[in-house]
RNA sequence: AAGUUACGUGGGGGUCCGGGAGUAUCCCGGUGAGAGAGUCCCUUUGAACCUGAUGCGGGUGAUGCCGCCGUAGGGAAGCGUGGUGGUCAGCGC
Numbered sequence: 001a002a003g004u005u006a007c008g009u010g011g012g013g014g015u016c017c018g019g020g021a022g023u024a025u026c027c028c029g030g031u032g033a034g035a036g037a038g039u040c041c042c043u044u045u046g047a048a049c050c051u052g053a054u055g056c057g058g059g060u061g062a063u064g065c066c067g068c069c070g071u072a073g074g075g076a077a078g079c080g081u082g083g084u085g086g087u088c089a090g091c092g093c
Stems, first nucleotide, its partner, number of pairs: 003084006009077001010043004016030006049074003055068004
C1' cells in the first nucleotide's frame, strides 16, 4: 500500500392507494425507513432507486400490499481525515 473500521464532505433516489370536504387546496386512513416527507434511505462490499412492466402468482376496501422476476441489465466517490494493518521503495549499519 491492499484490506478493515469511525467520522466528514460531495453525490444519488422515491413520493403510491383509498375516503371526505368548505375542492386546482386541505384533512383522515392503509403499507413502508421515507408517501414533496423526515438528512428518510443509499453511495461500487452498490435491491437506495430505475428498466423489464399496461409482467406473472397470491391477497386486499384499494394499491409495487406480499412473493417471483433477481447469481437479469443499469445505477451515485477507484473522495478526504484518523485508527488498525503491515506491502513496496530509498538510505544507513
The prediction has a mean pLDDT of 76. This is a predicted structure of a 93-nucleotide RNA (TPP riboswitch aptamer (THI element)) from uncultured Ferrovum sp. Lineage of the source: Bacteria > Pseudomonadati > Pseudomonadota > Ferrovaceae > Ferrovum. It matches the Rfam family "TPP riboswitch aptamer (THI element)". Its family is annotated with thiamine pyrophosphate binding in the Gene Ontology. A reference for the family is Rodionov et al. (2002), "Comparative genomics of thiamin biosynthesis in procaryotes. New genes and regulatory mechanisms", J Biol Chem. It was read from a public genome assembly, where an Rfam model found it.